[in-house]
RNA sequence: AGAGUUUGAUCAUGGCUCAGGACGAACGCUGGCGGCGUGCUUAACACAUGCAAGUCGAACGGGGGUUACAUUGAAACCUAGUGAUAUGUAACCCUAGUGGCGAACGGGUGAGUAACGCGUGGAUAACCUACCUGUCCGACCGGGAUAACACCUGGAAACGGGUGCUAAUACCGGAUACGCUCACGGGUUCACAAGAGCUUGUGAGGAAAGGGGAGACCCGCAGACAGAUGGGUCCGCGUCCCAUUAGCUAGUUGGGGGUGUAAUGGACUCCCAAGGCGACGAUGGGUAGCCGGCCUGAGAGGGUGACCGGCCACACUGGAACUGAGACACGGUCCAGACUCCUACGGGAGGCAGCAGUGGGGAAUCUUCCGCAAUGGGCGAAAGCCUGACGGAGCAACGCCGCGUGAGUGAAGAAGGCCUUCGGGUUGUAAAACUCUGUCAUCAGGGAAGAAGAAAGUGACGGUACCUGAGGAGGAAGCCCCGGCUAACUACGUGCCAGCAGCCGCGGUAAAACGUAGGGGGCGAGCGUUGUCCGGAAUUACUGGGCGUAAAGGGCGCGUAGGCGGUUAUCCAAGUCAGGGGUGAAAACCUUGGGCUCAACCCAGGGCCUGCCUCUGAAACUGGGUGACUUGAGGGCAGGAGAGGGGAGUGGAAUUCCCAGUGUAGCGGUGAAAUGCGUAGAUAUUGGGAGGAACACCAGUGGCGAAGGCGGCUCUCUGGCCUGUUACUGACGCUGAGGCGCGAAAGCGUGGGGAUCAAACAGGAUUAGAUACCCUGGUAGUCCACGCCGUAAACGAUGGGUGCUAGGUGUAGGAGGUAUCGACCCCUUCUGUGCCGUAGUUAACACAAUAAGCACCCCGCCUGGGGAGUACGGCCGCAAGGUUGAAACUCAAAGGAAUUGACGGGGGCCCGCACAAGCGGUGGAGCAUGUGGUUUAAUUCGACGCAACGCGAAGAACCUUACCAGGGUUUGACAUCCCCUGACAGCCUAUGAAAGUAGGUUUUCUAUCUUCGGAUAGACAGGGAGACAGGUGGUGCAUGGUUGUCGUCAGCUCGUGUCGUGAGAUGUUGGGUUAAGUCCCGCAACGAGCGCAACCCUCACGUUUAGUUGCCAGCGGGUGAGGCCGGGCACUCUAAACGAACUGCCGUUGACAAAACGGAGGAAGGUGGGGAUGACGUCAAAUCAUCAUGCCCCUUAUACUCUGGGCGACACACGUGCUACAAUGGAGGGGACAAAGGGAAGCGAAGCCGAGAGGUGGAGCGGAUCCUAAAAAAACUCUCCGAAAUACGGAUUGUAGGCUGCAACCCGCCUACAUGAAGUCGGAAUCGCUAGUAAUCGCAGGUCAGCCAAACUGCGGUGAAUACGUUCCCGGGCCUUGUACACACCGCCCGUCACGCCACCCGAGUUGGGAACACCUGAAGGCAGUACGGGAGGUACUGUUGAAGGUGGGCUUGGCGAGGGGGGCGAAGUCGUAACAAGGUAGCCGUA
Repeated sequence: AGAGUUUGAUCAUGGCUCAGGACGAACGCUGGCGGCGUGCUUAACACAUGCAAGUCGAACGGGGGUUACAUUGAAACCUAGUGAUAUGUAACCCUAGUGGCGAACGGGUGAGUAACGCGUGGAUAACCUACCUGUCCGACCGGGAUAACACCUGGAAACGGGUGCUAAUACCGGAUACGCUCACGGGUUCACAAGAGCUUGUGAGGAAAGGGGAGACCCGCAGACAGAUGGGUCCGCGUCCCAUUAGCUAGUUGGGGGUGUAAUGGACUCCCAAGGCGACGAUGGGUAGCCGGCCUGAGAGGGUGACCGGCCACACUGGAACUGAGACACGGUCCAGACUCCUACGGGAGGCAGCAGUGGGGAAUCUUCCGCAAUGGGCGAAAGCCUGACGGAGCAACGCCGCGUGAGUGAAGAAGGCCUUCGGGUUGUAAAACUCUGUCAUCAGGGAAGAAGAAAGUGACGGUACCUGAGGAGGAAGCCCCGGCUAACUACGUGCCAGCAGCCGCGGUAAAACGUAGGGGGCGAGCGUUGUCCGGAAUUACUGGGCGUAAAGGGCGCGUAGGCGGUUAUCCAAGUCAGGGGUGAAAACCUUGGGCUCAACCCAGGGCCUGCCUCUGAAACUGGGUGACUUGAGGGCAGGAGAGGGGAGUGGAAUUCCCAGUGUAGCGGUGAAAUGCGUAGAUAUUGGGAGGAACACCAGUGGCGAAGGCGGCUCUCUGGCCUGUUACUGACGCUGAGGCGCGAAAGCGUGGGGAUCAAACAGGAUUAGAUACCCUGGUAGUCCACGCCGUAAACGAUGGGUGCUAGGUGUAGGAGGUAUCGACCCCUUCUGUGCCGUAGUUAACACAAUAAGCACCCCGCCUGGGGAGUACGGCCGCAAGGUUGAAACUCAAAGGAAUUGACGGGGGCCCGCACAAGCGGUGGAGCAUGUGGUUUAAUUCGACGCAACGCGAAGAACCUUACCAGGGUUUGACAUCCCCUGACAGCCUAUGAAAGUAGGUUUUCUAUCUUCGGAUAGACAGGGAGACAGGUGGUGCAUGGUUGUCGUCAGCUCGUGUCGUGAGAUGUUGGGUUAAGUCCCGCAACGAGCGCAACCCUCACGUUUAGUUGCCAGCGGGUGAGGCCGGGCACUCUAAACGAACUGCCGUUGACAAAACGGAGGAAGGUGGGGAUGACGUCAAAUCAUCAUGCCCCUUAUACUCUGGGCGACACACGUGCUACAAUGGAGGGGACAAAGGGAAGCGAAGCCGAGAGGUGGAGCGGAUCCUAAAAAAACUCUCCGAAAUACGGAUUGUAGGCUGCAACCCGCCUACAUGAAGUCGGAAUCGCUAGUAAUCGCAGGUCAGCCAAACUGCGGUGAAUACGUUCCCGGGCCUUGUACACACCGCCCGUCACGCCACCCGAGUUGGGAACACCUGAAGGCAGUACGGGAGGUACUGUUGAAGGUGGGCUUGGCGAGGGGGGCGAAGUCGUAACAAGGUAGCCGUA
């Protein structure tokens, strides 16, 4: 310090989330030791038991005990006395009571409190202060009681009552007294002041206590002053949220007189006045103890207020006073209430928010411990007593800190585990083993400091810390994580299941994300999780953000408070600055040292405490006072433009209606129609009239206005603006929360008006529907007056003001200058309104003197999306509604700009048999074939728009074959390894459907060695065991390879440079051109690659070479004929090389280009025809059944084998073909012309047989030689048929044959005879083809025993028509545009309805809580009064105040609530198609 997450990618906006730190924590798993801390955050809930505040006998009288002495003297012994008992005296000890001091401290808690409660700084001239210190002075004389005690007595108890006695440092009277108090005066000093201090005079008033000691003396007592300490009160400043709390207040605000208090004061009372507080937030509501500090943060801040320390408040709840120096009192009193306990039912007792502890609540928080040894406190003269304050120990990983669980050596890299490509890797020097060490723990021995002041004594902790010794690696490691963020990876299991998850997201059969294991990473006596806070978050922005389009400028103005404010002089010194003083407690924090072995922890010094107060000074700036100024602002004068506003009047055109004329059958309307109007005369046209509304042309990114808005003309009233000038005023200014006014359209009220247009409504169309779009009508409304409403995408989506910061160009209104006779032009300048543009700004788009630039001032507004501009409340409104304006819940996004694509029922340009122009088909028939479907034991599988369907299959009778039925086999039909045997095979027999099974017969080979017996090794075969074989089983969505397709379309990219924050762009766009990103030109691009083209093959021409099997011109020979023969290689041809074509030449056009057009020559002309060749990529396209292959699955079966069947089924549907429907034909006859292939398990000639298929035959040929082989349709010619289901057509069927083959039943082909179906040119729709093409005709080949081939692949023969053209359909390319699409339009997406869940609002009501108010009742107590009494600090009563309680109506806040309402979320539900493209009616805003 950042990171993840919106997108295909990008930038910016913006939210969500994470990494850090912290905790009085809790939970899960785990747990060795020590030190120091910390430990009911919830029920201020209720409490058993014990303890937590007493002490003083040196204040006092008693009581008791012990001892001593004296007296007394019972019983007993027995008289000497001992001696119980009683009395007195004395000493010592204990103590209930009176009295004193303390109990107001210490300890606990945070309920209440938003307050002078707290913090900080002041004030007290408005006050008090026991004990303590100092100073002065004093303590004289008296008096009467009362507890205790004794007796009597009530009560269960608590607790009393009566009578009698008694003491004091208890109580009272008198005296005396100051510098005390009070009253009245004088003087002086101080103070802002009511006043205060000092001094002085007179008068009045007010004290006291003794105790101890032999004594000295000590401790006390009274008055006064002063100090110290502790408090009271007052004030400035600071101190949470809500304005959906805006007004509050009658003791309220002030004054006078009193009362009260230690003291000021409406604190209280009487009277008087009518004030006081509040947007600088009163009042009300909610929440909360405040602070030093603590946590976090760079800081500023934010959060928090446990422990420790300061203050406050409270003590069961509420109220009250008493005592006292101090309390309205935690362990005091009284009263009321609730609760608990005791009770004899009459009455009583109690208050753990002290320390322990219990129950309860809760996620959760400890021992009913030890000690007063230390520190501190109370009492006491002291000894001492008391002290759950405190010092310690215990429990708890709750936190922080420290230590340990071992160290060294140790490779056979052990075993085991896990993974594996089977080689190995890893766990891993890890272990074992060997050598050591001894912290902690254990045991034993020693053993503190803490304890002081000269000494002595005194230790809970504690036999603790610490030291020493001993033995032995022995007793001591877990937790979380491993997809990214974020360090760390594999295997198995699971299969959108189970589960994970902080965010993004994982899981649907190969999951590094689930679970387990191995391994790894992190931390470590802990580790994770949850919760909370700060941080990151500049995501509330003071430091330090924004508002054109992301959230955000108020619709506009006027103006109040407030904020801000020109030049200059002078004064003041509030802000500001400087120096000094006080304070800012301690602790904490930082730092320097020191002490515990270190650290945590503790101690000391310094810093800090950013603040407040005060004194002195400065005067630049801000502010205040005074004076001056003119440039801001305003004013005067002179001009100017204008749809600025209000009122009145007036004009013409047009629409509609009415009247009349002319006139006749239609008009109108639409995509097309219909509704509608019209023969009762429309539309059209002419004339006249009525009425309302709006003002064509001018007219202009022209003008005016603050905005909304304003448009014929005239008059009138009126606002603002601009220019010029000035000798006026002299800062009078800017902004503007509230407030007031204006404010389009729609809408509302009342009254008019009503021509047009036109919500609603009606009808006609359209449509699946059409409550719409279109059409015909039509009412509110549109217009006027008055009054409301107050909203708009009220927009420049841009608040107002001021100043500054390059230019250029247009336009509107002025002014000046130059020139001129004058005007125009020209120049300068001001104001308004546009465009372009530099700097600059901006996320980009864009803005750019009319800023979105640079600055200042003021206002408004924003803080993720949805819920929602909704609910509730308030205000406004007649209503509609407006304004203000949330939350629960829910999502991880929503949104902006720009980029690349894709798409558009957007645009432009251009191609293609894409359309058009043509020719021939398909779709109808029969048949063939493939597919779907159905059927079946099986009808094996795959292929499914184009791009599956005569496709895989270039050959299903068995085989193939994968399917079905049945029969069999189990190391297997096939591969490798091991062991045994020596045959197996073949043949024969039996059996069987076959496979096979059983039997018989027959029977090994090769090499080496050899003692010739044989042994060993190998081949082959049989048997056996196990590793393994095998699988056309699954996954083409795990893959390789191969292929299809867009598409032979012209595209797809890269390097460097440049531009852009970036994605990207440029290049590749543009102007031309091309079949082409082909080429040329231009250009921030310059080059390059894959494609295009060319190079390759073939056809077309020629040359050369070559001349058999080809050819035959010339020569010769020969035949019935024939290159048949000699011969030849000229020609044809064959097959190799080469040549040839390049827009090369000419002309025209074009830009002096590329190129196009025309022409010449040429066999061929503009890529000459054809082929091969298929860029980056797309379709999770096809194929696991060609093959290969990961993983999964089967293993007497999903493997292997055999026979038979099936793949050939058949109501149907579709695709592709063949043959036809006939006369351009069919049939019969005559007689021609190819090319390219194939041939040895082959092609097979001639000849012969057969009507034919074919048979026989076997010559020739591995082939330019032989065979296949006949080409066919044509053209030509002869004959028949004559428009019909025929001499067309040939399906179907019958019979008889032929061929292949082990075998033609299912299920082959061919031949002959016979039979002779549908079909007479094919609906909607649809296909191919642009030239040697379509059409038509045959030939060959592959596969193959044969063949279901009418298929496929090739070959040649004959041989057309048409293309005006690119509007339209389809596909494609380039540019551009819009986009809410990016799985990319087969996209996205809206609303109702239905179902489930969730939170919310309303709701007849119902039930709790809270704070006030009014009235009633009224305890204790205070105050006042009255009565009784000799009197009291006595008793009783009354009044007033007064808590709780009761009643009442409102306010406020929760719970429940039949039902109602919308909202959110949810799986593939229903209906439509609103929006995004011109979204198919542009969309959106306000309103009805």
Predicted 3D model of a 1488-nucleotide RNA (small-subunit ribosomal RNA) from an uncultured bacterium. Its Rfam family is "Bacterial small subunit ribosomal RNA". Its family is annotated with ribosome and structural constituent of ribosome in the Gene Ontology. Model confidence (mean pLDDT): 84 of 100.